[in-house]
Model confidence (mean pLDDT): 77 of 100. This is a predicted structure of a 266-nucleotide RNA (Bacterial large signal recognition particle RNA) from Candidatus Anstonella stagnisolia. Of the family's consensus pairs, 92% are formed in the model.
RNA sequence: GCAGGAUAGGUCGGGAAGGUAGGGGCUUCCUGUUGCUGCAAAUCCCCUUUGGCAGGACCGAAAAGCCGCUGGCGCAUUGCCGUUUUAUCCGCUCAGGAUUGCAAAAAGGCGUAGACGCUUUGCCCAGCCGGAUGCAGUAUGGCGUGAAUCGGGCCAGGCCGGAAGGAGCAACCCUAAGCUUCAUGGUGCGUGCUGGCUGGUAACAAGGCCGAGCUGAUUUGCAAACACCGUCGCUUAAAGCCCAUUGCCACAACGGCGAUUCUUGC
Repeated sequence: GCAGGAUAGGUCGGGAAGGUAGGGGCUUCCUGUUGCUGCAAAUCCCCUUUGGCAGGACCGAAAAGCCGCUGGCGCAUUGCCGUUUUAUCCGCUCAGGAUUGCAAAAAGGCGUAGACGCUUUGCCCAGCCGGAUGCAGUAUGGCGUGAAUCGGGCCAGGCCGGAAGGAGCAACCCUAAGCUUCAUGGUGCGUGCUGGCUGGUAACAAGGCCGAGCUGAUUUGCAAACACCGUCGCUUAAAGCCCAUUGCCACAACGGCGAUUCUUGC
C1' cells in the first nucleotide's frame, strides 16, 4: 500500500402544540424525500438525569456526528396603524326602493237602456211611547176541595140510667183557616212579537230630478312620513389579513472540530 474480519462510533429524521412531577413516544400540525417491526389518544405505552422500552437491519474507521455564524419555511406571544368579512348601535346620507298624499298622462272598464251629484222611501242600527204576551205579587168574585185533634148540626154502635132520657166516638151534612183553578181590575219585571214617533249609518234595494261623465292597472313629477329593504356613514364586538416586537424552529450554505483503532493475509 492492497484485500478481508472485528470494534469504537453512528444511521433508520427533526421541530411546535397537547399531555406530564419532568422527559420520550402513539396523536394534531409544520417541515426535510429520509428502509424497519411490536407497544401506546388517554385515569394511554415507557423512562427517571438519561435521553422511550423491546427486537432488528444498514454504514463502519468512513465520515457520520458535534459546534459556531448567516440565511430561513413554519409556529407561538405581545402590540396596535390600516384593511376585509360577519354580527350589532345609531343616522333618511341617496335625482334609492317599498308606503302615503297631490297633480298630469293613460291601456282598459262602466255610462243617454242615464255617469257623477241631489232627493224620497224601505231594509239595517239606536232610543222613546203604546199594544200584545210571559212570569211574579196583590184585590174582588165564582166552582171545587177542605178540621182525627183546640168549629157547628145530626148522632148508628157502644157507654151511663129502673125508665124517660143523658153525655157522646166514628160516619154523614154545613162551614172556618187554608189549597187548586177560572174570570175581572190594577202593580212590578221582562220580551223587537206588533204599531207609531225621532234620529243614525253610508252599505243594499226601489223611485224621482238633473244631463255627461265616472273609474282606472301603469308611468312621470312634487311633497310627506318612515330605520321595513338596499346603499352610504357611524358605534361596538369577534375572526382573518398585513405590519412590528420577542421567543422557538425544520432545512440549507459557509467555517471549524472530529477520528485516522485492533486484527488476519499478501